Transfer RNA from a Candidatus Bathyarchaeota archaeon, 74 nucleotides, folded computationally. Rfam family: tRNA. Rfam's curators write: Transfer RNA (tRNA) molecules are approximately 80 nucleotides in length.
């Protein structure tokens, strides 16, 4: 070089196929409990969807480039 597969909250990841409100789980931070502190309940925050551009009324999702890491093959 050349094929596949990944990149989405602080960390694990779902969701992309078939475009129509960004989600879980932990975690953090407060409430309630407790003599405190854990557990437990409830509740609050936390996202340029790796980057850029192109199609649409509308893109995490399609269609180009391009970068990160991964695996194969040369």
């Nucleotide at each position: 070089g050349g094929g596949c597969c990944g990149g989405u909250a602080g960390u694990u990841c779902a969701g992309u196929c078939u475009g129509g409100a960004a989600g879980a789980a932990c975690g953090a931070c407060g409430g309630u409990u407790u003599u405190g502190c854990a557990c437990a309940c409830c509740g609050u925050a936390g996202g340029u969807c790796g980057a850029g551009g192109g199609u649409u009324c509308a893109a995490a999702u399609c269609c180009c480039u391009c970068c990160c890491g991964g695996u194969c093959c040369a």